[in-house]
Predicted 3D model of a 334-nucleotide RNA (Bacterial RNase P class A) from uncultured Gaiella sp. RNAcentral holds the sequence, with entries from MGnify.

RNA sequence: CAGGCCGGAUGGCCGCGGGCGGCUCCGGCCGUCCGAGGAAAGUCCGGACACCGAAGGGCAGGACGCUGGGGAAAUCCCAGGCGGCGAAAGCCGACGGAAAGUGGAACAGAGAGGAGACCGCCGGUCGUACGACCGGUAAGGGUGAAACGGUGGGGUAAGAGCCCACCAGCGGCCGUGGUGACACGGCCGGCUCGCCAAACCCCGUCCGGUGCAAGGCGAAGCAGGUCCCGCCGACGCGGCCCGCCGAGGGACCGGGUACGCCGCUCGAGCCUCCGGGGAACCGGAGGCCUAGAUGGAUGGCCAUCCGCGACAGAAUCCGGCUUACAGGCCUGCU
Numbered sequence: 001c002a003g004g005c006c007g008g009a010u011g012g013c014c015g016c017g018g019g020c021g022g023c024u025c026c027g028g029c030c031g032u033c034c035g036a037g038g039a040a041a042g043u044c045c046g047g048a049c050a051c052c053g054a055a056g057g058g059c060a061g062g063a064c065g066c067u068g069g070g071g072a073a074a075u076c077c078c079a080g081g082c083g084g085c086g087a088a089a090g091c092c093g094a095c096g097g098a099a100a101g102u103g104g105a106a107c108a109g110a111g112a113g114g115a116g117a118c119c120g121c122c123g124g125u126c127g128u129a130c131g132a133c134c135g136g137u138a139a140g141g142g143u144g145a146a147a148c149g150g151u152g153g154g155g156u157a158a159g160a161g162c163c164c165a166c167c168a169g170c171g172g173c174c175g176u177g178g179u180g181a182c183a184c185g186g187c188c189g190g191c192u193c194g195c196c197a198a199a200c201c202c203c204g205u206c207c208g209g210u211g212c213a214a215g216g217c218g219a220a221g222c223a224g225g226u227c228c229c230g231c232c233g234a235c236g237c238g239g240c241c242c243g244c245c246g247a248g249g250g251a252c253c254g255g256g257u258a259c260g261c262c263g264c265u266c267g268a269g270c271c272u273c274c275g276g277g278g279a280a281c282c283g284g285a286g287g288c289c290u291a292g293a294u295g296g297a298u299g300g301c302c303a304u305c306c307g308c309g310a311c312a313g314a315a316u317c318c319g320g321c322u323u324a325c326a327g328g329c330c331u332g333c334u
Base pairs, nucleotide, nucleotide: 001332002331003330004329005328006327008305009304010303011302012301013300014299016035017034018033019032020031021030022029023028037311041322042321044320045319046318047317048316049211050210051209052208061207062206063205064204065203066080067079068078069077070076081095082093083092084091085090096202097201101200102199103196104195118141119140120137121136122135123134124133125132126131149167150166151165152164153163154162168192170189171188172187173186174185175184176183177182215262216261217260218259224253225252226251227250228249229248232246233245235243236242269288270287271286272285273284274283275282276281
């Protein structure tokens, strides 16, 4: 540094919740088995399940964003690539696009992305010097965190990728290795076009809603009223318009109920071994059953050991991530 485990133990007495068996005077009693976590926390992500919606497509909105693999999926896990940090083992990641467009960045400075002439350098005119004006220039200096490539040479009135050599960067083509992201090498090009997209945006992939207070069954209880629609039914009527009533649907005001049962715990479950794989994980064999409360279950006493002090309590369930944690143990690496 990375990974894993424990986080009190044993015995007795009394007291709690549930399962099973027996008994019952139906109030309960007896026996036996089980009874909070590694995070039960945060409610951040994903699902199982339930009900509603649902022909398909599109717009809007949202999420994600390197490659390969795992997985039910996940913004998750493993391995790798690229970039950064570290002496190293290792750790982190805001990881498609800035030459499609728009936008943002104080001050200083001439000028901050198609910018720029302050001091300078060169040439011309005027002028004794000092200097003024016109033209060229961006190599030298200055400002700044950062100034539109670097070094050397040629060239020039002075300079400049203006030209050349080498280098860096960008783009294109080819070769080698790799499943791939990419890496290495060669050739060509023009001369060079910073940062922010966790800014708007562009590109690609994906996304229905609500949630166990879901949902279902039973019991009990009350009180309905107003308004709107009414494609369906009946009547007025032989037909149409129209009208009234009703089935059904909706909005608002008001009354009653909050009880019992199911859902409720056998699971993408756990443990051991074997095989495959670099790993995440996959396959096989054997074994195990481990809380289901609902004004909401774990407490007290004694004895021994001792770690003598951690964070901390299930409420439908599972996979992850994040946060908190006294102390102790194991494995591997620097």
The model forms 94% of the base pairs in the Rfam consensus.
It matches the Rfam family "Bacterial RNase P class A". Its family is annotated with tRNA processing, dimeric ribonuclease P complex and ribonuclease P activity in the Gene Ontology. It is annotated as a ribozyme.